The RNA shown here (SAH (S-adenosyl-L-homocysteine) riboswitch aptamer) has 75 nucleotides and comes from a Chromatiaceae bacterium. Lineage of the source: Bacteria > Pseudomonadati > Pseudomonadota > Gammaproteobacteria > Chromatiaceae. The coordinates come from a structure-prediction model, not an experiment, and the mean pLDDT is 75.
[in-house]
RNA sequence: CCCACCGAGGAGCGCUGCGACCCCAGUAAGGGCCAGGCUCGGUGGGGCCCACCCUGAUAACGGCGCUCACUCUGA
Numbered sequence: 001c002c003c004a005c006c007g008a009g010g011a012g013c014g015c016u017g018c019g020a021c022c023c024c025a026g027u028a029a030g031g032g033c034c035a036g037g038c039u040c041g042g043u044g045g046g047g048c049c050c051a052c053c054c055u056g057a058u059a060a061c062g063g064c065g066c067u068c069a070c071u072c073u074g075a
Base pairs, nucleotide, nucleotide: 001046002045003044004043005042006041007040008039009038010068011067012066013065014064015063018037021032022031023030036061
């Protein structure tokens, strides 16, 4: 760095539909589904790199509208 799985980033309802995925097709058009696809942590595998050890931190984000929760301030 890549892939897979798990966990976390407070919760719910409605709308739109880009990517991915599926159907049909055949490099198209059309249809379906769709707003954690992002980030962080853990585990396993692969690639690259190649001295070892120690220390610290637990976050920042997530289309539009509404509701609730939580925190702060004011009335």